This is a predicted structure of a 361-nucleotide part of an RNA (large-subunit ribosomal RNA, domain IV) from Aminicenantes bacterium SCGC AAA252-G04. Its Rfam family is "Bacterial large subunit ribosomal RNA". Its family is annotated with ribosome and structural constituent of ribosome in the Gene Ontology. RNAcentral holds the full RNA, with entries from SILVA. The organism belongs to Candidatus Aminicenantota, within Bacteria. Model confidence (mean pLDDT): 85 of 100.
Context: one part of a larger RNA
Parts: sequence; structure tokens; C1' cells
RNA sequence: CCCUCUUUAAGGAACUCGGCAAAUUAACCCCGUAACUUCGGAAUAAGGGGAGCCUCGUUAGUGUUGUAUCUCAACUUGCUUGGGAGAAGCAUGAGGAGGCCGCAGAAAAAUGGCCCAGGCGACUGUUUACUAAAAACACAGGUCUCUGCAAAGUCAAAAAAACGACGUAUAGGGACUGACGCCUGCCCGGUGCCGGAAGGUUAAAGGGAGGGGUUAGCUUUCGGGCGAAGCUCUGAUCUGAAGCCCCGGUAAACGGCGGCCGUAACUAUAACGGUCCUAAGGUAGCGAAAUUCCUUGUCGGGUAAGUUCCGACCCGCACGAAUGGCGUAACGACUUGGGCACUGUCUCAAGGAGGGGCACG
Repeated sequence: CCCUCUUUAAGGAACUCGGCAAAUUAACCCCGUAACUUCGGAAUAAGGGGAGCCUCGUUAGUGUUGUAUCUCAACUUGCUUGGGAGAAGCAUGAGGAGGCCGCAGAAAAAUGGCCCAGGCGACUGUUUACUAAAAACACAGGUCUCUGCAAAGUCAAAAAAACGACGUAUAGGGACUGACGCCUGCCCGGUGCCGGAAGGUUAAAGGGAGGGGUUAGCUUUCGGGCGAAGCUCUGAUCUGAAGCCCCGGUAAACGGCGGCCGUAACUAUAACGGUCCUAAGGUAGCGAAAUUCCUUGUCGGGUAAGUUCCGACCCGCACGAAUGGCGUAACGACUUGGGCACUGUCUCAAGGAGGGGCACG
């Protein structure tokens, strides 16, 4: 000097990103216990008090039952059966009064610190084996959608087989949301899905008009020209499904939810008016928020002093309704702010124990 412990005057978070760490609290008995609440809770809320040993004392009481005793009822009238009370014995035993000792009586060990107010997630659970335990995942509940059974869906090159399920729409699969309470607005123009079938477009296929090659033959100015059948290379109109175009529906499907100008008898503001665009222009609720750039917004609270925090305001850069909105008791090794208690975290260090290191020997 380091590690692990231990003690500390006065102060008591002044430390620090942050009370991290440590300390406080603690089991049992008694008293007492708020807001809020889904009436279950919150709650060991909070906050107080008690405790050792001896004597009264074999305390009051309670338990137990062989026997004694008393009493009630029944009949089969018995040395009967059933119920009640019950002295003594044994066991257990609070409370009270008085006394004793110590610094200290839950004498050691083990054994919750508490409160207030926000955020998020309802909850118990699950997760990154080896840096993340959470506000992430799951969840009960909600909604949509598919599936009529050889189900949909899954596995599988194909098939068989299998799961679904020895289940049958109160069932099974998929997606989103996420207890509960109050709710969940407008838009179907785009994309998707569902339905429709009149018209347009359209494949293979069918069909084969026509065209090319070849050449028996015909013809010729002997260079060539024409050219049937067959074979062959092509090939138009036409017929031709789904799909797409088209017509509707559908947002707890993917998604979206405006701009400019003017106006009231102070000013300011604009209930109101005009105009342009759109499929429709953001409703309720919430709002400087896990979302606010400007921003330490402004006001209030808390502090002597507060970029954090709480309550408001609304100018929402860029909240918003199952990619759910807003609340919410209980719960949380979550997270933010404040307070009480407590302390070597600190002012500011010091002493001690054990272990290690180093030095001397």
C1' cells in the first nucleotide's frame, strides 16, 4: 500500500449521475392504523407499548378422567343406558401486585427501514446459458378472418402416412389488441380482400383463308416462265377460361384524417364570412408528454437557491382512438422527484483485527 471485516467525537447526504455502499428497521404479544378501492384490499400501513429472574402461587381460568357424589331422561326396572354438573389428582396457565441484578432482559444468532407523488406495464409468470430481467414477450379478456370434416392449416421432391383430432363452428387454424372502467369518431380515392357478371382485353388449343419451297407436266426467244397432286415451311378473320379493365362492398384490412384571406364599439382574439383543394379533412379524450425542435416555453408548488419533479396553460416542429385513446385499486430486484429515520457517502480522517504485498533479518 491492497483485500475482507470492525469502531468512531461534532455534524448528518454537505458525497455522488444517483443515498451506490453501509447503517437504520427486524422474531413474538398488546394497542392502533389514512387517502384510495375492483370492497378482496391498501395493512406488518403509519405510529406506540411490553418482555429477564424470584415471591404471592399448586394464582384466576382451561383441559383431562379411573373413582366418590349430585341431578335429568328413557325403559327392558338393572351392579342398566344416555345427557349434565362435579370435589380430589394430574397437566397447562394469562393477567396483576411486590421484590432482585446488570450498561443492556427478543441480553447471542437468525430476523421488513418507512412515507408522499408521478411514468410505464393490469396482475403471478417468461427472456438475451457467458455485459440488457425491462416499459420487451406472454397472459386472461376483446375483435376480425378462415374452416361443414377426406375441414382449414401444417409436414412432405412427388406420393403414402401423420398432426389438426379419436376433436366437429360453445370446435380448430391465422392476424391484431392486451385485466377492469368509459369509449373506440370521419374517409373505400390508392393497395389488399370479398362479391358481381353485361361489355373490353386475353393463353394454350381448335380452325385453316392465304402465302413460300419442291416438281410431274405445259411452254419458250432455250436465258427462262407458269405450275396440279403429294410432301414441307408458314399462316389471317373466327371460336376460346381465369385474370386484368369494369361495377359494388369492406378500415378492431394496409392505410389517410388540409390551405389562404377577412371580420366584433380600446386593444387582442375570432363564434362568423369568403375562397381553393380533397376520398375525407383529427371527433371524444389527452397534451412541452418514454412524443415539444425553438426550450431551462409561461404561470403556480416544492428549495435559501430546482435544465430534473409535481399541477396548470395549449403556440400538438411532429398526440389521438384495438400499429387502440383516456383513466384505474392491487402488483413491480422497473423508472422519476420529494421527505422522515439512519448512518465514515462526505466535512476529514483516525484507531483496531485477519489475510496479501513490500522491506529488514